[in-house]
Context: one part of a larger RNA
RNA sequence: UGUUUGGUCUCUGAAGGGCAGGUCCCUUUAGUACGAGAGGAACAAGGGGUCGUGGCCUCUAGUCUACCAGUUGUCCGGUAGGGCAUAGCUGGGCAGCCACGCCAUGAAGGAUAAAAGCUGAAGGCAUCUAAGCUUGAAACCUUCCCUGAAAAGAGAGACCAUUAAGGACUCCGAUAGAAGAUCGGUUUGAUAGAGUCGGGGUGUAAGUGCCAAGGUUCGCCGAGGUAUUCAGCCCGCGACUACUAACAGUCCAGAUCGCAAUUACGG
Numbered sequence: 001u002g003u004u005u006g007g008u009c010u011c012u013g014a015a016g017g018g019c020a021g022g023u024c025c026c027u028u029u030a031g032u033a034c035g036a037g038a039g040g041a042a043c044a045a046g047g048g049g050u051c052g053u054g055g056c057c058u059c060u061a062g063u064c065u066a067c068c069a070g071u072u073g074u075c076c077g078g079u080a081g082g083g084c085a086u087a088g089c090u091g092g093g094c095a096g097c098c099a100c101g102c103c104a105u106g107a108a109g110g111a112u113a114a115a116a117g118c119u120g121a122a123g124g125c126a127u128c129u130a131a132g133c134u135u136g137a138a139a140c141c142u143u144c145c146c147u148g149a150a151a152a153g154a155g156a157g158a159c160c161a162u163u164a165a166g167g168a169c170u171c172c173g174a175u176a177g178a179a180g181a182u183c184g185g186u187u188u189g190a191u192a193g194a195g196u197c198g199g200g201g202u203g204u205a206a207g208u209g210c211c212a213a214g215g216u217u218c219g220c221c222g223a224g225g226u227a228u229u230c231a232g233c234c235c236g237c238g239a240c241u242a243c244u245a246a247c248a249g250u251c252c253a254g255a256u257c258g259c260a261a262u263u264a265c266g267g
Stems, first nucleotide, its partner, number of pairs: 005161007015147004021051008034039001052105005060099001062097002067092005072085005094236001108142003115135004166252004171185004191245003195240004199235004207228005214221002256267003
């Protein structure tokens, strides 16, 4: 752009795509059928392993250059607090992402191949085949999952709209993301931030009081410990709360005539 007014939503399903499963073991069947014995099944049902596939992060593990703590050298005169040194190094670590972790991974039908047959002539018999009929495989077609009205035979239904419906831009964002796109919100509001609370990480902050190894110029200095203090610091999580910002706005969209002409252009 089309689908012959413009839209919103719910569908149908032509046609595509998928390998979405594969394999092994065990138990029951059963020491049964069978077989003189020795030996020794199957149909069916159930359980498990492994490979593959899809999903997830409750647990376990990894990462976690958000974060917390310890500590070395040096610099900021000292304290406090910091910069740099691979993130300086070390010990932890939520969310997220992940596997080594967790969950799922079925059953059936149809038409057939090779093959096995029934009935049965040509050919008084015989013959699965010539007419007809019954079975029969992980292969084929469905069932299952995904895409899918641009399927030109361009589908169906409901609702809205010319008094406009609806959409797009702008604005706040994330279950989305390279850019577009997608999804949510826009005061009739919890969309994001801030705040409070909860939950979580680290592990007990600074300051002050007390104790104190040791040193001392005998005046004091003082690592460290302890109490205040499950503190302090921090959070990509949750709830609550309009405090801040979603304000203010912009654009598209009809009928008819002319023209070679549904569409562009002009009236």